[in-house]
RNA sequence: AGAGUUUGAUCCUGGCUCAGAACGAACGCUGGCGGCGUGGUUAAGACAUGCAAGUCGAACGGAAAGGUCCCCUUCGGGGGAUACUCGAGUGGCGAACGGGUGAGGAACGCGUGGGUCACGUACCCUUCGGUGGGGGACAACAUCCUUAACAGGGUGCUAAUACCGCAUACGGUUGCCGUUUAUUAAAUUCGGCAAAGAAAGGCUUCGGCCGCCGAGGGAUCGGCCUGCGUCCCAUUAGCUUGUUGGUGAGGUAACGGCUCACCAAGGCGACGAUGGGUAGCCGGCCUGAGAGGGCGAUCGGCCACACUGGGACUGAGAUACGGCCCAGACUCCUACGGGAGGCAGCAGUCUGGAAUAUUGCGCAAUGGAGGAAACUCUGACGCAGCAACGCCGCGUGAGGGACGAAGGCCUUCGGGUCGUAAACCUCUUUUGCGAGGGAAGAAGCUCUGACGGUACCUCGCGAAUAAGCCCCGGCCAACUCCGUGCCAGCAGCCGCGGUAAGACGGAGGGGGCGAGCGUUGUUCGGAAUCACUGGGCGUAAAGCGCGCGCAGGCGGUGAGUUAAGUCAAGUGUCACAGACCAGGGCAUAACCUUGGACCGGCGCCUGAAACUGACUCACUAGAGUACGGGAGAGGAGAGUGGAAUUCCCAGUGUAGCGGUGAAAUGCAUAGAUAUUGGGAGGAACACCAGUGGCGAAGGCGACUCUCUGGCCCGUUACUGACGCUCAGGUGCGAAAGCCAGGGGAGCAAACGGGAUUAGAUACCCCGGUAGUCCUGGCCGUAAACGUUGGGCACUAGGUGUGGGAGGUAGUCGACUCCUUCUGUGCCGUAGCUAACGCAUUAAGUGCCCCGCCUGGGGAGUACGGUCGCAAGGCUGAAACUCAAAGGAAUUGACGGGGGCCCGCACAAGCGGUGGAGCAUGUGGUUCAAUUCGAUGCAACGCGAGGAACCUUACCGGGGUUUGACAUCCCUCGACUGCUAUGGAAACAUGGCUUUCCUUUCGGGGACGAGGAGACAGGUGUUGCAUGGCUGUCGUCAGCUCGUGUCGUGAGAUGUUGGGUUAAGUCCCGCAACGAGCGCAACCCUUACCCCUAGUUGCCAGCGGGUAAUGCCGGGGACUCUAGGGGGACUGCCCUAGUUAAUGGGGAGGAAGGUGAGGAUGACGUCAAGUCAUCAUGGCCCUUAUACCCCGGGCUACACACGUGCUACAAUGGCCGGUACAAUGAGUCGCAAUACCGCGAGGUGGAGCUAAUCUCAAAAAACCGGUCUCAGUUCGGAUUGGAGUCUGCAACUCGACUCCAUGAAGGAGGAAUCGCUAGUAAUCGCGUAUCAGCUACGACGCGGUGAAUACGUUCCCGGGCCUUGUACACACCGCCCGUCAUAUGACCUGAGUGGGUUGCUCCCGAAGUCGCUGACUCAACCUGCAAAGGGGAGAGGCGCCGAAGGAGUGAUUCGCAAGGGGGAUAAAGUCGUAACAAGGUAGCCGUAUCGGAAGGUGCGGCUG
Repeated sequence: AGAGUUUGAUCCUGGCUCAGAACGAACGCUGGCGGCGUGGUUAAGACAUGCAAGUCGAACGGAAAGGUCCCCUUCGGGGGAUACUCGAGUGGCGAACGGGUGAGGAACGCGUGGGUCACGUACCCUUCGGUGGGGGACAACAUCCUUAACAGGGUGCUAAUACCGCAUACGGUUGCCGUUUAUUAAAUUCGGCAAAGAAAGGCUUCGGCCGCCGAGGGAUCGGCCUGCGUCCCAUUAGCUUGUUGGUGAGGUAACGGCUCACCAAGGCGACGAUGGGUAGCCGGCCUGAGAGGGCGAUCGGCCACACUGGGACUGAGAUACGGCCCAGACUCCUACGGGAGGCAGCAGUCUGGAAUAUUGCGCAAUGGAGGAAACUCUGACGCAGCAACGCCGCGUGAGGGACGAAGGCCUUCGGGUCGUAAACCUCUUUUGCGAGGGAAGAAGCUCUGACGGUACCUCGCGAAUAAGCCCCGGCCAACUCCGUGCCAGCAGCCGCGGUAAGACGGAGGGGGCGAGCGUUGUUCGGAAUCACUGGGCGUAAAGCGCGCGCAGGCGGUGAGUUAAGUCAAGUGUCACAGACCAGGGCAUAACCUUGGACCGGCGCCUGAAACUGACUCACUAGAGUACGGGAGAGGAGAGUGGAAUUCCCAGUGUAGCGGUGAAAUGCAUAGAUAUUGGGAGGAACACCAGUGGCGAAGGCGACUCUCUGGCCCGUUACUGACGCUCAGGUGCGAAAGCCAGGGGAGCAAACGGGAUUAGAUACCCCGGUAGUCCUGGCCGUAAACGUUGGGCACUAGGUGUGGGAGGUAGUCGACUCCUUCUGUGCCGUAGCUAACGCAUUAAGUGCCCCGCCUGGGGAGUACGGUCGCAAGGCUGAAACUCAAAGGAAUUGACGGGGGCCCGCACAAGCGGUGGAGCAUGUGGUUCAAUUCGAUGCAACGCGAGGAACCUUACCGGGGUUUGACAUCCCUCGACUGCUAUGGAAACAUGGCUUUCCUUUCGGGGACGAGGAGACAGGUGUUGCAUGGCUGUCGUCAGCUCGUGUCGUGAGAUGUUGGGUUAAGUCCCGCAACGAGCGCAACCCUUACCCCUAGUUGCCAGCGGGUAAUGCCGGGGACUCUAGGGGGACUGCCCUAGUUAAUGGGGAGGAAGGUGAGGAUGACGUCAAGUCAUCAUGGCCCUUAUACCCCGGGCUACACACGUGCUACAAUGGCCGGUACAAUGAGUCGCAAUACCGCGAGGUGGAGCUAAUCUCAAAAAACCGGUCUCAGUUCGGAUUGGAGUCUGCAACUCGACUCCAUGAAGGAGGAAUCGCUAGUAAUCGCGUAUCAGCUACGACGCGGUGAAUACGUUCCCGGGCCUUGUACACACCGCCCGUCAUAUGACCUGAGUGGGUUGCUCCCGAAGUCGCUGACUCAACCUGCAAAGGGGAGAGGCGCCGAAGGAGUGAUUCGCAAGGGGGAUAAAGUCGUAACAAGGUAGCCGUAUCGGAAGGUGCGGCUG
């Protein structure tokens, strides 16, 4: 510090996810030791048991129990003394600390800084003064009584540092009077007068010590007040009656509505009151570079609470955790009458929970309470126990050791790896176990240690007791094998798994960390993804539709004052701990400890005065006013006008009009349309008209008048910052729509009809109502858009255009040109931008103010509120779900987009197919099997260029198992030939025959037989694991690279453009310059000529011969053969063109613009085809999925399709006659002459290994004859019979021949194929395969030999450029909505059940306060006494008052029949809305209609 993920790729936006750190954690696997920490986060749920606050006998009366001493004794015990000690009691102090918890509380609760002139403070310190003299009780105790218990009552006795009068009063308090300080007051200082008000003793070594009372001061700890800070929701906007203030009184330690009476009507709130939700706050902790964000365990400070609610008492202090009273819930006891209790103290239990420890030891230390002290108490605390919960440290050994052992795993079978790892040798002993010694912690002279016989030290033993967890597709470090086969499973995101999975599971190996490792949860980070530091808003999410404008924010120039902001110095504070730095102590570290420094904040004080603010004075550049001109569809009202549509009347006139792609509905003989004249009425204003004008926007368009807003220019004068923006607020606001009243010509949602269509609730047509128009009132929304808020300033220009002003020159003017101000467009520099683009009219550079955004969907929906008559508007979520949704640009592909151009692509022609019969292939069906493959073009006379057996892979049956075939090993043998039996054969069992080559004589080799095992074998599977080969686009003209340049980039450029070509062929131009694979050419055949050669070919001339023939001699002239060469190159001429490339025409030429044909197939596409040509990885079979044999099948047959053949006839059939080819093939062959057969063929064999011989007859053609339009003398299927040939064998299942038979078929529907010249058509010939042949196929050869092409609109395919795109598996794409099914979430819902809470009323406990107080009462007073007085209390009453009850609201949560939409889910239904002009351009608002997407109307936008 970043990374993964949207795309074919790119850049951007943007979300999701990961790597880090942390934790009071939990869970899984594992677990050796020690140190230091930490440990109920949930139920503030309920609690058994024990302990957690007592102490003082030196305050007191005393002696229940114990001790000691004495006496008595029945030896059980009893009595007395003592105060060692001390139960219970009086009294004092403490119990308000310490310890726990975080429920409540959004508050002066907390934090921080102040105030208290508005207060308190026991114990402690210090100072001053005092401590005199009296009195009366009550507990304990004794006794009696009630009682289950708790407890209570009567009578009697008694002490005090308990209680009560009196005296004294330095000082204090209160009241009054005066005085002083000061700042008005309050208050203070000082003085005077008056009144009331204190005390307690104990111990003593007699020195004193400890107490007590009054007062001052200090210290400490508190109370109260206050500035600032302190979470979320505005879908909580108004709240408040003791409320706000005053006067007076009461109350308090103290101010105060704290309380009360009266008076006034205030107080709070958008700087967020009130309400709701949530929460203890802080020092700090975690994270982070920081700013921030999250948290508030342990430790420390504060607060609050103590079963729930209320209340006071005591006290210095409480409204009191281990006190009291009352009410409530719960638990327990009970004799049923009543009582008791409060672990959120330490342990512990139950419950809840994913989850959190011992009913331990000790007061030795530290601290606390009491005490004079000894001491007692102390679950505070110190320790120990449990838990890897965390942090830190240590160990599980160290060195040597290669035969690189065994074994595992992998393997290309060579080896590699685990791996010096182990074994083995040497050594060490941390830890562990055993034994011995043994602390510090203790202060304070002695004594005193829970921890603890612990830490630590020494010795002994022995490698001995000690390693796991996660991961290995990318992010992210680490790879193979096996298993599995979209299964099982994994997964943080992207995503893996459908037979070769580095992603699942196992194994080997590797990586990481290590007594831990992973997972889950949570927080921060990364996330600049709420942006203060540090983001954005034209198109990605985001500018309010537009003005006006209060509050608020911001604000021109000069000067002065001030010092609030600001800055600086000093100072106080920011507790301890923590964090940081430097030291120190535990072996180190964690941990502990000392010192230092820091602490943004707040206060005080002093200073500065630039900037901001405040105040004052001034200015004119901002803003405004006046004056003079100007343009304009700016607004409102009133009036006027012409053109057109429609309607009405009348005339002329006659059969149609209208409408469409074509039609129909409709109108019209009752006279339409057309045309003429007249009239009515409503709406809108052609031309002018213009990226012209005006307006803030919406918007505004005939003309005139009236009223009226704004703007621009010019000039001086005036005001003197009067300004900008604007949350709320308020006004305006297209169309549609609503209400009321008018109006209604045209147009036109809905609706009706006609078409179209599979349907057509649409597009098209004929009609047509709301509406559109006017007046008044609502609505308040639009793609209300420049998708760009407003203002000011600055930053190159060029060129149009609207309005004004000025200037120059030529003569006034017009006009031209220049300058300037103000509008409105285009182009463009810098700059900006993701790019597109923007660019003085900014999207540039800055400042000010407002609005808005924070992934997509759900959703602008629900609920709530508010506005509206309604429609609906404004405001505006969540659950759930996805890993994206997006913007711009790029390359492709596609378009029922455009342009240019090709091709038998269409057109123009010729002949076919589709109909018939047959052949052949395929589908389907059938079958034991009908083997397999090929399946749009590009499968289907295809693999197959030869299925009767064989082939053959299929089926049935019979057999074989190292095998039919290869290599290696052992044994034997030559091979072989003949033959018998069984059998369908394979095969099985026999018989006879025979004796290889070589040799160094051991043997070796070939072949055969037998045997064992390695292995063979497989047309078994996967063409989606592959090689090779092939098809196809397509013989289309394309496909790329290097360097350079441009672009952030994908990419572009080159390769585009202008011409041209068959061609990316060539030329020109050009940020490109070159190059490669393709094109072309080079190659073959063919067309012409020449040279050479002349047999088997040829024969012109010469000679010979024949009935005839190159038959013979001979010849090379010709044809021909086969070698070589020439020839054609737009070379020449004219012309067009850019002087080019090239085109058009012409000459010459056998051939002319590629002469014709062939071979040749770029980068790639189709997971195209082939595992059955071959090869090959993996998988599978191994007495079978291998091998052999016989028979059958591949030849089936209701059907369907493809490819062909033959025909339907007279351009023909048949008969007779007569011509002319070329390619080829042939010795296991072709076979002549001859003879036989009607023929297929047979007999026979000359010749030929072929320019020699043979196949071999070419056929159409031509000549002659016949048939005469018919199912025929066409056509030949089918069938019967008879044969021939091949072959082991023609039954299934061959071909051919002859005789006989003589089917369909009379030119083939929709549709569809081939062909542009020696082509189509037509005619025959040959060959491969092959014994033969189902060949009508395939591949070749020649013969005869056409027609047509205007042209590129259309169909198909293709190329280039361009455009749009929501496609990229690329239009066979993508994608929308209803319906159906399933799942889960949400809204609503008659109601129903809870929680919280407001208001009103009733009842009213305890208790304070008040009133009363006839009853009760020791202290004081009077009094001899009785009694009275004073005072106090019980009781009663009243105010307030918790819980409770009733009523009525609000709010929130749950349940709910039914209703609603939305989301999700491999293969459901209906359509086709959107993306291309998406086939009617789309979208926005609104209205209406329709199964649904949606359609239509009106207005708007261009995305």
The RNA shown here (small-subunit ribosomal RNA) has 1503 nucleotides and comes from a marine sediment metagenome.
Its mean pLDDT, the model's own confidence on a scale to 100, is 84.
Its Rfam family is "Bacterial small subunit ribosomal RNA".